Overview:
The prediction has a mean pLDDT of 81. Predicted 3D model of a 73-nucleotide RNA (transfer RNA) from an uncultured Campylobacterales bacterium. The sequence was found in a public genome assembly. Rfam family: tRNA.
Parts: sequence; C1' cells; structure tokens
RNA sequence: GGGGACAUAGCUCAGCUGGGAGAGCGAUGCGCUGGCAGUGCAUAGGUCAGGGGUUCGAACCCCCUUGUCUCCA
Repeated sequence: GGGGACAUAGCUCAGCUGGGAGAGCGAUGCGCUGGCAGUGCAUAGGUCAGGGGUUCGAACCCCCUUGUCUCCA
C1' cells in the first nucleotide's frame, strides 16, 4: 500500500424479511430467610463507532471517515 471481518447497555453478546432496541452477568431497591448464602420481583442503565445518502420508515441497504483484528505484499 491492497483485500476481508468486526464496532449494539458497565462486561459478554443476540437482534430473522427494513417497522418493538433486547438477553445473560453486573448495579440499585423490595420480598422470601432468625441471619448469611441462595432465590423471586422490580428499577436504573443506549450518540446501535461518527457523518452523509436511499426510503413513508434504517442498528439492518449504499458511500465516506475513525478504531480494532486478520490476510496478502
């Protein structure tokens, strides 16, 4: 220098055919228990990497940029 993959909650990751943004763990609160452990319920927590485009509508499609990983030279 060229090719490819990845970027979604604090962490690890789902997200189908473009229309609801989610799970587990963690955090906080309440309950069960004499207490701990454990467990149940609830709550908080999001710039879907950033920008632009297409579309009635974009995490999802297209383009550019940034970062990480990887392959070739």